[in-house]
Order: sequence, then structure tokens, then C1' cells
RNA sequence: CAGGCGCGCAUGGGAGAGCCUGUGCGGGGGACACCCGCCCGGCGCCGAAGGAGCAACCGCCCCGGAAACUCUCAGGCCAAGGGACCGUGCGCUGCCA
Repeated sequence: CAGGCGCGCAUGGGAGAGCCUGUGCGGGGGACACCCGCCCGGCGCCGAAGGAGCAACCGCCCCGGAAACUCUCAGGCCAAGGGACCGUGCGCUGCCA
């Protein structure tokens, strides 16, 4: 110096599950026909923001850390947005070498 790890930024990819139902409100409409949207509720469902639990395993072994497993509090179930995780580029200062 290159490279790897860690952190940050940018960018690309990124799943699942009712555009079910009820009252009300707003709009379209001749019309409590029908359609669209919104709030609140009912039932059903999803797990990959977050959160929580158990645990293989690990450690300095008192105790602690710990998942893509589990639970769904939160979040979500047209699209949009979000999205664990992965790729690429740039930067940071720290470690390895």
C1' cells in the first nucleotide's frame, strides 16, 4: 500500500397476509340501486421495522450474550411507503495482518 472486519452514507434487489364485513361521514348518481374514499368497530390473517420469550451455542461461567426459532404488544394484509437481510460504491476512525 492492497485486503478483511466494524460503523456511517448513497444506491440496487427485497417476502408474507381480506382492496372481508358493519355503522357513520364525504363524493359520483334520478335513487338507503350501485361504486369510490375516510374515521371508528367486528372477525380473519402475516412476520423481515421495533419489542418480548425459550434455546443450540459462546463467554470473564455468580451470571451474562445469543437466532431467520417462537409470541404477535407494536407494525402490517390493492398500490405507495416501510422492510430484516444481501450486493455495489464512497467515507470514517479503530482492529487484524
The RNA shown here (Glycine riboswitch aptamer) has 97 nucleotides and comes from Qipengyuania aquimaris. NCBI's taxonomy places the organism under Bacteria, Pseudomonadati, Alphaproteobacteria, Erythrobacteraceae, Qipengyuania. The sequence was found by an Rfam model in a public genome assembly.